[in-house]
RNA sequence: CAAGUCAGCCAGGCGGUCGCGUCCCGGUGCGGGACGAGGAAAGUCCGGGCUCCGGAGGGCGUGGUGCUGGGUAAUCCCAGGUCGGGGUGACCUGACGGAAAAGGGCCACAGAAAAGCAGACAGCCGGGGCGAUUGCUCCGCGAGAGAUCGCAGCAGUAGUCUCGGUGAUGGUGAAAAGGUGGUGUAAGAGACCACCGGCGCUCGUGGCGACACGGGCGGCCAGGUAACCCCCACCAGGAGCAAGGCCAAGCAAUGAGGGCAAGAUCCUCGUCUCCGAAUGGAGCGAGGGCGCGGGGCGGCCCGUCCCGUUCGAGCCCCGGGUAGGCCGCUAGAGAUGAUGGGCAACCAUCAUUCCAGAUAGAUGAUCGCCGCCCUGGGACGCGCAAGCGGUCCAGGGAACAGAACCCGGCUUACAAGCUGACUUGGGCA
Numbered sequence: 001c002a003a004g005u006c007a008g009c010c011a012g013g014c015g016g017u018c019g020c021g022u023c024c025c026g027g028u029g030c031g032g033g034a035c036g037a038g039g040a041a042a043g044u045c046c047g048g049g050c051u052c053c054g055g056a057g058g059g060c061g062u063g064g065u066g067c068u069g070g071g072u073a074a075u076c077c078c079a080g081g082u083c084g085g086g087g088u089g090a091c092c093u094g095a096c097g098g099a100a101a102a103g104g105g106c107c108a109c110a111g112a113a114a115a116g117c118a119g120a121c122a123g124c125c126g127g128g129g130c131g132a133u134u135g136c137u138c139c140g141c142g143a144g145a146g147a148u149c150g151c152a153g154c155a156g157u158a159g160u161c162u163c164g165g166u167g168a169u170g171g172u173g174a175a176a177a178g179g180u181g182g183u184g185u186a187a188g189a190g191a192c193c194a195c196c197g198g199c200g201c202u203c204g205u206g207g208c209g210a211c212a213c214g215g216g217c218g219g220c221c222a223g224g225u226a227a228c229c230c231c232c233a234c235c236a237g238g239a240g241c242a243a244g245g246c247c248a249a250g251c252a253a254u255g256a257g258g259g260c261a262a263g264a265u266c267c268u269c270g271u272c273u274c275c276g277a278a279u280g281g282a283g284c285g286a287g288g289g290c291g292c293g294g295g296g297c298g299g300c301c302c303g304u305c306c307c308g309u310u311c312g313a314g315c316c317c318c319g320g321g322u323a324g325g326c327c328g329c330u331a332g333a334g335a336u337g338a339u340g341g342g343c344a345a346c347c348a349u350c351a352u353u354c355c356a357g358a359u360a361g362a363u364g365a366u367c368g369c370c371g372c373c374c375u376g377g378g379a380c381g382c383g384c385a386a387g388c389g390g391u392c393c394a395g396g397g398a399a400c401a402g403a404a405c406c407c408g409g410c411u412u413a414c415a416a417g418c419u420g421a422c423u424u425g426g427g428c429a
Base pairs, nucleotide, nucleotide: 001425002424003423004422005421006420007419008418009417012370013369014368015367016366017365018364020036021035022034023033024032025031026030038400042411043410045409046408047407048406049405050240051239052238053237057302058301059300060299062236063235064234065233066232067080068079069078070077071076081096082095083094084093085092086091097231098230103229104228105225106224107223121170122169123166124165125164126163127162128161129160130159134155135154136153137152140151141150142149143148178196179195180194181193182192183191197221198220199218200217201216202215203214204213205212206211244327245326246325247324255318257317258316259315260314263290265289266288267287268286269285270284272283273282274281275280291309292308293307294306295305296304334353335352336351337350338349339348340347341346372397373396374395375394376393377392378391380389381388382387
């Protein structure tokens, strides 16, 4: 100097004029003053505060999270661990309880076989049967003068049939049940042996821990999937500021509207009525039990409390009225700075400070000066040089986007730049 990596910063300032919102003051149809968007105010993806419903309880189910340690109100953050992926490198990036021992399911296509005494399609090996060709035959049978030939017998190869062995070889597949070399065998195989790898048990050292390093023992050699069920641990009630509260107005005194649902049940009492009287019967009323219906925490069950049970709690349909104001509402896990602790996230203490509250929704427009950045040019300074620096002139540029109960996190958008640390390559001394 070039190309990069990581961390952070900035997102213009001051003034004039006109205009908007809230609050305050005054001499109140007006004038003055103070304050007035963001790092993401955004997406509304998580979490919390706050508010209401609820405020006997129990069981089952459902959902979420999932390496370790720490921080936080929080499902988020920080630091670390193991196993991967990318880069020469600084560094970036993905996954994470249990499949080894609770259990079940599934593994497409291809392939003979896809999972818990695995699996014989080809190939290899062994036994048995048949056995072309071939070889042998003193002897047997036949032909021939003979050489020899045919039959027959024996041996036996290719081949073929069959019964077994084999997971070494081939082939299929994402995956074929450790790897290499040997021993061994009919051929083979952790069948056995050496080394390597994995797993389990165990011991030591280091670490809070996940885990790391090292030693010993055991042929134990074990597939994947838990984003399929499941198991383990922990967490979780629901709805949301249109929450919720108050006032005013209006329909009205929540509408003599319509529809739907639950017992012709049992017991006790009564100064009630009737059966002529009665200890009996019927009716009526009150209370209780059981049943049924509805509601109280929003999936279900049990239980419990309340209400109702035919003049009907409740639910549905139809109809009437309102669409204003105030509170909630901005002093809060607040902001800024300093100090201390911690690698960090973050925490503690002290000091200072008040920093938008609109409700169809204010926060804007324009002018001037200064600042910032880029491009081009001039002279100057520094350096051996490539270049660098400030300065002057001209031209140009300034993003993404905007509160709506509040806060934290995550994610996404963002012009031109600046600062620091580090990496790789090159140049000069």
Bacterial RNase P class A from an Anaerolineae bacterium, 429 nucleotides, folded computationally. Taxonomically the source falls in Anaerolineae (Bacteria, Bacillati, Chloroflexota). The RNAcentral record of the sequence draws on ENA. The prediction has a mean pLDDT of 76. It is recorded under the gene name rnpB.